C1' cells in the first nucleotide's frame, strides 16, 4: 500500500420498537413525551356461523412439479438498500415468522397493550438544501 479478523467509539440501515425524569443502589420499579397495535355506539355495511373465525407484519394471490407435513420452480402482487432530503433512472436484496382461542366488521367518547430484535450501504440525473476551504 491492499485485504481479512477481533474491541471501542462514531455514523448510518431494518423495524413502532426512541428521548428524558424519579425511587432504588441493584442490574429492579415507577412516570412523562414521541411513535405503533388491539378492543369499543350511532350511522353505514354484512347477515354465512368446523369447510371454524381473527390478529401483528411488506411478507399475499395464483399455477406446475416433487413430496405426499415439505420443498423447489414460474409468473403476478409487496416491500429494503444504493450516506444530505425527495423523486427518477439503473443495479441488488426480501416476500420470514409469531399470536388470540370458539370470539372481535367499520366506529366517536372510551379502556388496552408495545417500544424488542437484527446488521453495515455507498452507482447516475434532476430538484432542493447545508457546509468547508481557496481567490477577489
Nucleotide at each position: 500500500a491492499u485485504a481479512c479478523a477481533u474491541a471501542a467509539u462514531a455514523c448510518a440501515c431494518c423495524u413502532a420498537a426512541u428521548u428524558c425524569c424519579c425511587c432504588u443502589g441493584u442490574c429492579g420499579g415507577g412516570g412523562a413525551a414521541g411513535c405503533g397495535g388491539a378492543g369499543g355506539a350511532a350511522c353505514c355495511a354484512a347477515u354465512u356461523u368446523u369447510c371454524g373465525g381473527g390478529g401483528u407484519u411488506a411478507a399475499c394471490c395464483a399455477c406446475c412439479a416433487u413430496a405426499u407435513u415439505u420443498u423447489g420452480g414460474u409468473a403476478g402482487a409487496g416491500g429494503g438498500c444504493u450516506a444530505g432530503c425527495u423523486u427518477u433512472c439503473a443495479g441488488u436484496c426480501c416476500u420470514a415468522a409469531c399470536c388470540c382461542g370458539u370470539c372481535a366488521g367499520c366506529u366517536a367518547a372510551c379502556u388496552u397493550c408495545g417500544c424488542a430484535g437484527g446488521u453495515g450501504u455507498g452507482g447516475a440525473a434532476a430538484g432542493c438544501g447545508a457546509g468547508u476551504c481557496u481567490g477577489u
Molecule: c-di-AMP riboswitch aptamer (ydaO/yuaA leader)
Organism: Bacillota bacterium